[in-house]
Order: sequence, then structure tokens, then C1' cells
RNA sequence: AGAGACCUUCGGGGCAGGGUGCAAUUCCCGACCGGCGGUGUGCUUUGCCAGCAGAUGCAGCAAAGUAAGCCCGCGAGUCCUUCAUCAGCUUCACGUUGACGAGGCGACAGAUUCGGUGCGAUUCCGAAGCCGACGGUAUAGUCCGGAUGGGAGAAGGUUUAU
Repeated sequence: AGAGACCUUCGGGGCAGGGUGCAAUUCCCGACCGGCGGUGUGCUUUGCCAGCAGAUGCAGCAAAGUAAGCCCGCGAGUCCUUCAUCAGCUUCACGUUGACGAGGCGACAGAUUCGGUGCGAUUCCGAAGCCGACGGUAUAGUCCGGAUGGGAGAAGGUUUAU
């Protein structure tokens, strides 16, 4: 240094103001928000420097950090399905229903263009757009609930062999 096993900690934000109405943070006007990894021409720091500059610096090159809701992938959620356990029913066949748990490269599961710069950008700059599980409730990305849950992963540590 990379790999395996294990432990600890961390790991999601948001309707101001107004309209209608018996009732809406759910409709309408308007407001607000953006998980994780990757990529990335930007930005920051450091180093190099034979070019520019009197010098601070500028340009160039390199490294590290950081940088996309809508580019690639992942996660939560729903459905389906497989297996295990428990419970009910049962014609006692491992059949069926339910609960809970584990697995599935099974399904569902969203959204971007134009202009500019440039060798190079759906990532930068400018502009205009668009999107957001399930249950509840006057129709919800933002309220309440499952959830003091789960989790992509992040950081640190222990250990094993190389």
C1' cells in the first nucleotide's frame, strides 16, 4: 500500500405571505428544499517554473482538497418472488392464510434545455424550465405516521495473511 474479517461513531432538507372554502402548510397565486458514490474545463491551497514582470504577482505545469436534485450508478419506499421461523385454518397433502426476519442483476421507482467560454463542460457562467416512495387527511417533495427504524456510504480503530 491494496485485500479479508470485526468493532465504534456519524449518516436528509424544505410552504414565508396571500386566495377560495365548513374544512386545505394537500387546491390556486406564491415560497422553499436537494441523501450517497463516480465523473468533472470551475474554485481553494501547496509545490515547480528556463515565459512576462522592478517586486507583490501573472501565465504555464503538477499534486491535494472541494465541486451535478434533473450525466452514470446506489439508497430508502411499494409490489412480486424465494427461503427460514412462529401462529391460524385444514381434506393432515406441505396445502393455504397471516405475522416477522433474511435473500433476489425481479418489477415499479423522477426530472434539462438554450446561449456563452473553452481543445474539452447536460457539471462552470447566464437564462428559462422540470422532478420528488408508501399510509393518513380536502388532492401533500415540504404536515402527521411506519421511523428512537432502515440505509447508500463516510471517518476512525483492531486484527489476519500478502

A computed fold for a 162-nucleotide RNA from Reticulibacter mediterranei, annotated as FMN riboswitch aptamer (RFN element). Taxonomically the source falls in Reticulibacter (Bacteria, Bacillati, Ktedonobacteria, Ktedonobacterales). The sequence is in RNAcentral, with records from Rfam.